The RNA shown here (Bacterial large signal recognition particle RNA) has 268 nucleotides and comes from a Pseudomonadota bacterium. Rfam family: Bacterial large signal recognition particle RNA. For this family Rfam cites "SRPDB: Signal Recognition Particle Database" (Rosenblad et al., Nucleic Acids Res, 2003). Its mean pLDDT, the model's own confidence on a scale to 100, is 76. A source record names the gene ffs. Lineage of the source: Bacteria > Pseudomonadati > Pseudomonadota.

RNA sequence: UCGCGCUAGGCGGGAACGAAGCGGCGUUCCUGUACUCGCAAAUCCGCUUUAGCGAGGCUGAACUCCCUCCCGAGGGCGAUAUGCCCUUUAGCUGGCGCAGAGCAAGUGGUGAUGACGGCUGGGUCCUACUCAACAGGUAGACGGUGAACCCGGUCAGGUCCGGAAGGAAGCAGCCGUAGCCGUUGAGCCUGUGUGCUGUAGGGUAGCCUGGCCCGAGCUAACUGCUCUGUGGCCGUUCUGGGUAUGUCGUUCGACGGAGGGUGCGCGA
Numbered sequence: 001u002c003g004c005g006c007u008a009g010g011c012g013g014g015a016a017c018g019a020a021g022c023g024g025c026g027u028u029c030c031u032g033u034a035c036u037c038g039c040a041a042a043u044c045c046g047c048u049u050u051a052g053c054g055a056g057g058c059u060g061a062a063c064u065c066c067c068u069c070c071c072g073a074g075g076g077c078g079a080u081a082u083g084c085c086c087u088u089u090a091g092c093u094g095g096c097g098c099a100g101a102g103c104a105a106g107u108g109g110u111g112a113u114g115a116c117g118g119c120u121g122g123g124u125c126c127u128a129c130u131c132a133a134c135a136g137g138u139a140g141a142c143g144g145u146g147a148a149c150c151c152g153g154u155c156a157g158g159u160c161c162g163g164a165a166g167g168a169a170g171c172a173g174c175c176g177u178a179g180c181c182g183u184u185g186a187g188c189c190u191g192u193g194u195g196c197u198g199u200a201g202g203g204u205a206g207c208c209u210g211g212c213c214c215g216a217g218c219u220a221a222c223u224g225c226u227c228u229g230u231g232g233c234c235g236u237u238c239u240g241g242g243u244a245u246g247u248c249g250u251u252c253g254a255c256g257g258a259g260g261g262u263g264c265g266c267g268a
Stems, first nucleotide, its partner, number of pairs: 001268006009059003012031007020048005035056005065261006074252013090236001092235001094234003097230007105223003108219003117213008125202005131195002133192006140184006151176004159168003
């Protein structure tokens, strides 16, 4: 060096998450093709740096196994820029909206049949009283009823007293009365969420109205303008966060590339 037979190793790997780490398992993503079976695994399971257990098959010391470096799909972390979303702050020389005040240029209304303003009277308003209305009560009047006895009068009969004359109490009846019921009630009393009543006093902000003076505006419905407020919507600003994309840094890193490393026995 070659041949044969073996053995270690290998027969997929990586990122993120599942509360240290490793493996499994599960989900998502990348790489790209890659043995089989049994047992455990979502309220996760099994282990601890040799970091599951068992059975079988293939390959096998190199294209294949191990290590280092390069490249780098992709993932994680951080920073930053931009966009979007959420949160929060400020009425903010912005826009829309809403509310209020003012102005009176335009439209409208009103005004020489006299606006605005001024003076004056009245009403509306309040108080007291009056009148009326209504409600309740009541005097009175009328009608009815009406005391078994304990209301009145008259009291037949009967009773009692008396020798008699006469007297006494008194039921029924009759006539009344108190009471009760009803009608009326012009008078009287009380009351009132009443009033084209009246009188007196008060008040007169506003509104209505009569008279007089003055002599051209008045009004603010609509448009417009100004101011104030509000913070509902948009925008802006402040606070914090999320998300997408880009850039930078860092970390892990598949596939691929380069270099190096790794046996045992027999024979030639």